[in-house]
Parts: sequence; structure tokens; C1' cells
RNA sequence: UAUAAAGAAGGGUGGAGAGAACAGGCUCCGUGAAACCCUGGCAACCUGAUCCUAAGAGAAAAAGGUGCCAAUACCUGCCAUUGUGGAAUGAUA
Repeated sequence: UAUAAAGAAGGGUGGAGAGAACAGGCUCCGUGAAACCCUGGCAACCUGAUCCUAAGAGAAAAAGGUGCCAAUACCUGCCAUUGUGGAAUGAUA
């Protein structure tokens, strides 16, 4: 600086927590939480074989680097308004 109401799950180990932190809610969880591993997938930030063109700020997801795969960043919190917008904080690039 940019982005976030979209999108994408199975298995193994594990064994009680998880949803960033604090508070209040709400939700998920022994029909197995977190974490780690494997496989698969989503997306298109970096990057890109290739395609098109007079010209790129074009198209394209095979390969590579990240990220992500319950719920809007789960919701509220501060400001303005009350349908919402903005800020802050965190996250990813």
C1' cells in the first nucleotide's frame, strides 16, 4: 500500500478444547477441539508455459513461491448514524 458478505475437505496421529487478544454474546466440538502430518481443493498476492495484438493496463491456473478451505475478520465494543458508513486492531500479500 492492497484485499476480505464470494470460493474450497477427506484421511492419519492426537485427546479437550476452539472461533487472534480482552469483555459480552453466539457458535463449533468425544458423531473427536487445538496442534502436527499426508492427500485433495479454492483463490489469483508474487509468478507464469502458452494464446491474441499494430500497441498490453489483455487472456490464460499447467509449473513454481505464499495464503486459505464453519459462520462477514462469527457478531458487538470507538466515532457518526441507527438500514449503514468510517476508524482502530489483527490477518494475508
This is a predicted structure of a 93-nucleotide RNA (SAM riboswitch aptamer (S box leader)) from a marine sediment metagenome.
Rfam family: SAM riboswitch aptamer (S box leader). Rfam links the family to the GO term regulation of gene expression.
Model confidence (mean pLDDT): 85 of 100.
RNAcentral holds the sequence, with entries from MGnify.